[in-house]
This is a predicted structure of a 454-nucleotide part of an RNA (small-subunit ribosomal RNA, 3' major domain) from a Planctomycetota bacterium.
Context: one part of a larger RNA
RNA sequence: UGACGGGGGCUCACACAAGCGGUGGAGGAUGUGGCUUAAUUCGAAGCAACGCGAAGAACCUUACCCGGGUUUGACAUGCUAGAAUUAGCUCUGUGAAAGCAUAGUGACGCGGCUUGCCGUGGAACUAGCACAGGUGCUGCAUGGCUGUCGUCAGCUCGUGUCGUGAGAUGUUAGGUUAAGUCCUUGAACGAGCGAAACCCUUAUCUAGCGAGACUGCCGGCGUUAAGCCGGAGGAAGGUGGGGACGACGUCAAGUCAUCAUGGCCUUUAUAUCCGGGGUUGCACACGUCCUACAAUGGGAUGGUACAGAGCGAAGCGAGACCGCGAGGUGGAGCAAAUCGCACAAAACAUCCCUCAGUUCGGAUUGCAGGCUGCAACUCGCCUGCAUGAAGCUGGAAUCGCUAGUAAUCGCGCAUCAGCAAUGGCGCGGUGAAUAUGUUCCUGAGCCUUGUACA
Numbered sequence: 001u002g003a004c005g006g007g008g009g010c011u012c013a014c015a016c017a018a019g020c021g022g023u024g025g026a027g028g029a030u031g032u033g034g035c036u037u038a039a040u041u042c043g044a045a046g047c048a049a050c051g052c053g054a055a056g057a058a059c060c061u062u063a064c065c066c067g068g069g070u071u072u073g074a075c076a077u078g079c080u081a082g083a084a085u086u087a088g089c090u091c092u093g094u095g096a097a098a099g100c101a102u103a104g105u106g107a108c109g110c111g112g113c114u115u116g117c118c119g120u121g122g123a124a125c126u127a128g129c130a131c132a133g134g135u136g137c138u139g140c141a142u143g144g145c146u147g148u149c150g151u152c153a154g155c156u157c158g159u160g161u162c163g164u165g166a167g168a169u170g171u172u173a174g175g176u177u178a179a180g181u182c183c184u185u186g187a188a189c190g191a192g193c194g195a196a197a198c199c200c201u202u203a204u205c206u207a208g209c210g211a212g213a214c215u216g217c218c219g220g221c222g223u224u225a226a227g228c229c230g231g232a233g234g235a236a237g238g239u240g241g242g243g244a245c246g247a248c249g250u251c252a253a254g255u256c257a258u259c260a261u262g263g264c265c266u267u268u269a270u271a272u273c274c275g276g277g278g279u280u281g282c283a284c285a286c287g288u289c290c291u292a293c294a295a296u297g298g299g300a301u302g303g304u305a306c307a308g309a310g311c312g313a314a315g316c317g318a319g320a321c322c323g324c325g326a327g328g329u330g331g332a333g334c335a336a337a338u339c340g341c342a343c344a345a346a347a348c349a350u351c352c353c354u355c356a357g358u359u360c361g362g363a364u365u366g367c368a369g370g371c372u373g374c375a376a377c378u379c380g381c382c383u384g385c386a387u388g389a390a391g392c393u394g395g396a397a398u399c400g401c402u403a404g405u406a407a408u409c410g411c412g413c414a415u416c417a418g419c420a421a422u423g424g425c426g427c428g429g430u431g432a433a434u435a436u437g438u439u440c441c442u443g444a445g446c447c448u449u450g451u452a453c454a
Base pairs, nucleotide, nucleotide: 001454002453003451004450005449007448008447009446010445011444012443013442015438016437019401020400021399022398023397026291027290028289029288030287031286032285033284034282035281042053043052064277065276066275067274068273069272070271073131077130078129079128080127081126082125088105089104090103092101093100094099108121109120110119111118112117133266134265136264137263138262142260143259144255145254146253147251149249154193155192156191157190158189159188160169161168162167173184174183175182199243200242201241202240214237217231218230219229220228221227293394297353298352299351300350301349303348310341311340312339315334316333320329321328322327360391365386366385367384368383369382370381371380407430408429409428410427411426412425413424
């Protein structure tokens, strides 16, 4: 000087408390561990791994396994030689395909020339050589990117001064702030990275041009300060709400499987192509969610309303017709403030149910269908009929949230042929309760103190 303390002081945060709703019990979805397996590819591991990489595993993806092939190679560049017309197109045999073998047809540029032939070149082919290739290892060799403490208020420098020196001072103290924010004092005076501001968004729609918020005004308190409290005006008031933005550093944190890259390893295989399987296995354990256990509810109705933000051409697809329905036929319109997806749903109105394992709940299973796609057996989604499981509010423990928030209701988008989405990212509708406070738990900041730690 730091770090640490079941030392002290001050301060802050959904940290506790005050509230509201959950998780932990059930069924299911999903990820992980374990077990199993020919393979169940790999990574992520307290917070900060576990609906994470994955914004889409039937084939592909795919890295794993089994089997069948290829060996200058699926892909790049260069060199040497060769032969023909190679490439392309169309067959034939074999095969699950890949591949292997085989037949036919047969392009382009330039020069010479007699319709056609000859010579030659690029590309391609074959043989060979350099080399390609590797999701093989090392994130403890690395770049880049990212998480975390933490949007916490800190981290430093120049000159000066003090100290033998390590260092100190400034950055402490008194106030104040969300803030090392600002004021005052002071051997300090200034400055930088952070904080703030600048940027985006929200405020009745579109386009354009302006105004507006700054403690500016008034009163009180305060050191005539910074600022705090109250008020006026105002759409908005003291950072108006939200976002982007993350200092010096910490964790040899994460990633060699996005990419890049040193070293090592491999080269008829650890490369590469194809068919099939696996990544979806299931005694069990955990995380994150969805649906419920009901009457503030469930069901029915040709009953009645009201959004926002998006997406659309190999696309969105009206009206109409067929089907109980999923869906089908058909094709108007629309490169979209114009047309379509697209009826928002909770809400409101009326009727039924009357506390029951039920008109709650929907798992599971059977049958019949629909859609996508070469192909739904392993292993897709959806519809109808039937079936109707557990579950009557959940132990110890534990999570989120302070306002248009929680809770609750639906809508859209990315990925995508389709979809295992209850996930993720957005959008609006309805719309609360509580905060006396800082003793305690957790984490953090500043000052101070102890230390046998560095």
It was read from a public genome assembly.